[in-house]
Context: one part of a larger RNA
RNA sequence: UGACGGGGGCCCGCACAAGCGGUGGAGCAUGUGGUUUAAUUCGACGCAACGCGAAGAACCUUACCUGGGUUUGAACUGUAGGUGACCGCCCCCGAAAAGGGGUUUUCCUUCGGGACACCUGUGGAGGUGCUGCAUGGCUGUCGUCAGCUCGUGUCGUGAGAUGUUGGGUUAAGUCCCGCAACGAGCGCAACCCCUACCCUUAGUUGCCAGCGGUUCGGCCGGGAACUCUAGGGGGACUGCCGGUGAUAAACCGGAGGAAGGUGGGGAUGACGUCAAGUCCUCAUGGCCUUUAUGUCCAGGGCUACACACGUGCUACAAUGGGCGGUACAAAGCGUCGCAAAACCGCGAGGUCGAGCUAAUCGCAUAAAACCGUUCUCAGUUCGGAUUGCAGUCUGCAACUCGACUGCAUGAAGUUGGAAUCGCUAUAAUGCUAUUCAGACGUAGCGAGCC
Numbered sequence: 001u002g003a004c005g006g007g008g009g010c011c012c013g014c015a016c017a018a019g020c021g022g023u024g025g026a027g028c029a030u031g032u033g034g035u036u037u038a039a040u041u042c043g044a045c046g047c048a049a050c051g052c053g054a055a056g057a058a059c060c061u062u063a064c065c066u067g068g069g070u071u072u073g074a075a076c077u078g079u080a081g082g083u084g085a086c087c088g089c090c091c092c093c094g095a096a097a098a099g100g101g102g103u104u105u106u107c108c109u110u111c112g113g114g115a116c117a118c119c120u121g122u123g124g125a126g127g128u129g130c131u132g133c134a135u136g137g138c139u140g141u142c143g144u145c146a147g148c149u150c151g152u153g154u155c156g157u158g159a160g161a162u163g164u165u166g167g168g169u170u171a172a173g174u175c176c177c178g179c180a181a182c183g184a185g186c187g188c189a190a191c192c193c194c195u196a197c198c199c200u201u202a203g204u205u206g207c208c209a210g211c212g213g214u215u216c217g218g219c220c221g222g223g224a225a226c227u228c229u230a231g232g233g234g235g236a237c238u239g240c241c242g243g244u245g246a247u248a249a250a251c252c253g254g255a256g257g258a259a260g261g262u263g264g265g266g267a268u269g270a271c272g273u274c275a276a277g278u279c280c281u282c283a284u285g286g287c288c289u290u291u292a293u294g295u296c297c298a299g300g301g302c303u304a305c306a307c308a309c310g311u312g313c314u315a316c317a318a319u320g321g322g323c324g325g326u327a328c329a330a331a332g333c334g335u336c337g338c339a340a341a342a343c344c345g346c347g348a349g350g351u352c353g354a355g356c357u358a359a360u361c362g363c364a365u366a367a368a369a370c371c372g373u374u375c376u377c378a379g380u381u382c383g384g385a386u387u388g389c390a391g392u393c394u395g396c397a398a399c400u401c402g403a404c405u406g407c408a409u410g411a412a413g414u415u416g417g418a419a420u421c422g423c424u425a426u427a428a429u430g431c432u433a434u435u436c437a438g439a440c441g442u443a444g445c446g447a448g449c450c
Base pairs, nucleotide, nucleotide: 008450009449010448012446013445015442016441019423020422021421022420023419026314027313028312029311030310031309032308033307034305035304042053043052064300065299066298067297068296069295070294077123078122079121080120081119082118083117084116088103089102090101091100092099106115107114108113126289127288129287130286131285135283136282137278138277139276140274142272147186148185149184150183151182152181153162154161155160166177167176168175192266193265194264195263197234198233199232200231201230202229203228207223208222211221212220213219237260240254241253242252243251244250316416320375321374322373323372324371325370326369332363333362334361337356338355342351343350344349382413387408388407389406390405391404392403393402
C1' cells in the first nucleotide's frame, strides 16, 4: 500500500423480509455422472459445467470401433524424367472404396518448345495427435458494480500520500460547497436503435369518412380525410410554480402535457481478477507421428441402462374435461420455395395445380377468451405413459435409430420431506380498469465508500 476480521459507521441489490408462482414427489424429454461396451469420439465441473460447444448424430456429419483398401497420398506446391492423354460412358467382380476389360481421344506454336492431364522419383504434404500452465484472437465472471489512473505541484529519508478525503446530494468519482492542490484520461451520463404523442411529405399492393353503383365482398366508380407504411421534423429540459435546503447542488409536492424527473426496453461492459474457458472454429511456438496418430470405403457406435443429479414439458382436474357456435393479434418466412380453390381420405396426407420474386399470392383457422350444452368429485368423460395392429411422409435407405395419423390399450400420479429457485408494473410469466397482492424494515448473503 493492499487483502482480510464472528471490528465500527454509511449506503445499495428480488439479498433477506412481505407476497405470487415453481423445483424437490409422478410419467416423459433432454444434458451430465456412473456403469456397460469392440466403440459408447472429445471438451465443459461451485456461483461462472450439466436443453452447454451441438442454429438439427438414420448414411453423411464423425473426430470413436470393427472390417476391407491405400502410401507423394483426399486436397496444395516447387523440381527432374517419361507418356499423350485425362475425364467420361459400357461390361465383369466386390458390401463399397477399389480392381480388371472395352470404348474414346487434346490445345497453342516463332516447330526449339509451351499449356494441360497422367505416371515415376524427390523437396515435402497431412494430423479434430499433446501442451489453453508457451501463445494470438474470441468469450465467461466479479458487474452496467462505480470505480481505475495519469501529468505538474506539495508533503514524507523512503515505501508512498495528497488529488480520489470532508459536509450535503445522486442511479452514478452525478453535481455543489469546502480543502495543497490544480488539471486531465479511461469508465458514468449523453450521442445510436426500438417503443409511447403530434406535425409534415407521399398514397400503392395498404385505407374507406362523405357521394354514387352493387352480385353486399372496399367489390366497382371514386376519395386523400382516417388507419397504416417510411422519410423528414417537433416534443421532456427540473423548463414553470410552491415548499425544504447553506442564498448551492438537490429533494418533495403541483401545474401543463401523450409522456416527468435516466419516460420504458435494447445495444454499449473501465483498470483489472480467476495461470477461468477454448490448440476440436481459426491462427500459432514447442513436442510427437510419417506404409500411420495420414487418407478412402462399408457396417456399427455417439441413441446402451441396476442407478444418481441438473434443466424442462405434461399432469394430478370443476378457475376443469368433452362437444357445438362466435370474436380479437403481432412478428416472420416463401421460386432448390410458399402453395390457394376443387376432388379423394376418419386422419396424417394424396391428386391436380391458380396465384406469388410478395403491404398484392400463400404459409394462416391464432389460442386462451366469450356464449350454449354435457359431465358431478370418481383414479373419473381427470391424466396420458406404455404396448399391439393398420397406415402417412421425408429420404438411396427409417432394424439398430425418424416424425406424424387412426383404432385399441389406459401405467404412475389425488399438489409433493429436508431443502431450494424465479418474479417489483410489465400488452405478458396474463390484469379486468376505482389499474392484483406485497414491500414494516435490514438480523443473514453479496457489492461499494470511510
The prediction has a mean pLDDT of 81. Small-subunit ribosomal RNA, 3' major domain from an uncultured prokaryote, 450 nucleotides, folded computationally. RNAcentral holds the full RNA, with entries from ENA.